RNA sequence: GCGGGAUUAGUACAGUGGUAGUAUAUGACCUUCCCAAGGUCGAGACGGGGGUUCGAUUCCCCUAUCCCGCU
Numbered sequence: 001g002c003g004g005g006a007u008u009a010g011u012a013c014a015g016u017g018g019u020a021g022u023a024u025a026u027g028a029c030c031u032u033c034c035c036a037a038g039g040u041c042g043a044g045a046c047g048g049g050g051g052u053u054c055g056a057u058u059c060c061c062c063u064a065u066c067c068c069g070c071u
Stems, first nucleotide, its partner, number of pairs: 001070007010024004018054001026042005047063005
């Protein structure tokens, strides 16, 4: 230098044009004499920019970081 892959909540992962979910962590409450465990409810995220589209996490382009291969 070229090609490919990944980037979603604090963490680990789903999702794939039409409301963004699970586990865990976290907050409040219930339960308990207390702790743990359990239950209910909540807050919290699509790496950044642009384009296509009625609508983009998803498709296209550029870019950032990481990983792999080639040179």